A computed fold for an 85-nucleotide RNA from Thiocapsa imhoffii, annotated as SAH (S-adenosyl-L-homocysteine) riboswitch aptamer. RNAcentral holds the sequence, with entries from Rfam. The model forms 100% of the base pairs in the Rfam consensus. It matches the Rfam family "SAH (S-adenosyl-L-homocysteine) riboswitch aptamer". The family has 52 seed sequences and 1,354 matches in Rfam 15.1. Lineage of the source: Bacteria > Pseudomonadati > Gammaproteobacteria > Chromatiaceae > Thiocapsa.
[in-house]
RNA sequence: CCCCUCGAGGAGCGUUGCGACCCGAGCCCCGCGGCUCGGGCCAGGCUCGAGGGUGUGGUCGACACGACAACGGCGCUCACUCACG
Numbered sequence: 001c002c003c004c005u006c007g008a009g010g011a012g013c014g015u016u017g018c019g020a021c022c023c024g025a026g027c028c029c030c031g032c033g034g035c036u037c038g039g040g041c042c043a044g045g046c047u048c049g050a051g052g053g054u055g056u057g058g059u060c061g062a063c064a065c066g067a068c069a070a071c072g073g074c075g076c077u078c079a080c081u082c083a084c085g
Base pairs, nucleotide, nucleotide: 001055002053003052004051005050006049007048008047009046010078011077012076013075014074015073018045021040022039023038024037025036026035027034028033044071
């Protein structure tokens, strides 16, 4: 780095629907598999932290101290904070 799980980033309702995933049809292919169309589902898929795992790569490590977010389609509502009235 990759994969899985968990937690955090305040929350609810509605909505559109890209990717992923599921289903159907067609086509390609020795096969694995790939592509196209239609349908379903779908706005934490992102970031940070922790645990676990295979493979690959890199690297002195530990302790202490300090710091601790930035984002997340559209509409509405609530919570929290600040200012004004």